[in-house]
Predicted 3D model of a 77-nucleotide RNA (transfer RNA) from a Mollicutes bacterium.
Taxonomically the source falls in Mollicutes (Bacteria, Bacillati, Mycoplasmatota).
Rfam family: tRNA.

RNA sequence: GUCCUCGUAGCUCAGUAGGAUAGAGCAACCCCCUCCUAAGGGGUAGGUCGAACGUUCAAAUCGUUUCGGGGACGCCA
Numbered sequence: 001g002u003c004c005u006c007g008u009a010g011c012u013c014a015g016u017a018g019g020a021u022a023g024a025g026c027a028a029c030c031c032c033c034u035c036c037u038a039a040g041g042g043g044u045a046g047g048u049c050g051a052a053c054g055u056u057c058a059a060a061u062c063g064u065u066u067c068g069g070g071g072a073c074g075c076c077a
Stems, first nucleotide, its partner, number of pairs: 001073007010026004019057001028044005050066005
C1' cells in the first nucleotide's frame, strides 16, 4: 500500500434480499413473595445502531469517505 472482517443498551450478543414503536440475556432500580437473605414472579429506566455525507417516500441494513479493533497478502535501497 491492497483486500477481508468486526463496531447495535453498562457487559455479552441477535437483527443486514430497506418498511410496523430497535430486541434478548446478564447487570441496575422499584414492587410482589419470605421472619430475613438467596431463589422465583412482575415492572421501570437505559440506544440518534462507531462518525459524516449521499441514494430513497422510507436506511442499523444500500453507496462513498473516515475512525478504532482483528486478520491476510505485498513493497523496501
The RNAcentral record of the sequence draws on ENA.